[in-house]
């Protein structure tokens, strides 16, 4: 230097054009003498960044950024 892959919620990851979500985590409630565990309800996210392409982008496409991994 080049190629590849990844990057979304506190953490593991889904999501492949039109509702941003799970699990595990945190809060309040309910339950216990109290904790655990169970239930119910909530909070929490400029989807790395900038630009493009579209009627509309997490999602395609160009660049940059960070991580890994492979050639030289």
């Nucleotide at each position: 230097a080049g190629g590849c892959g990844c990057g979304u919620a506190g953490c593991u990851c889904a999501g492949c054009g039109g509702g941003a979500g799970a699990g595990c985590g945190c809060u309040a409630c309910c339950u216990u003498g109290a904790c655990a565990c169970g239930g119910u309800a909530g909070a929490g996210g400029u989807c790395g960044g900038c630009g493009g392409u579209u009627c509309g982008a997490c999602a395609c496409c160009g660049c940059c950024c960070g991580c890994g991994c492979c050639u030289a």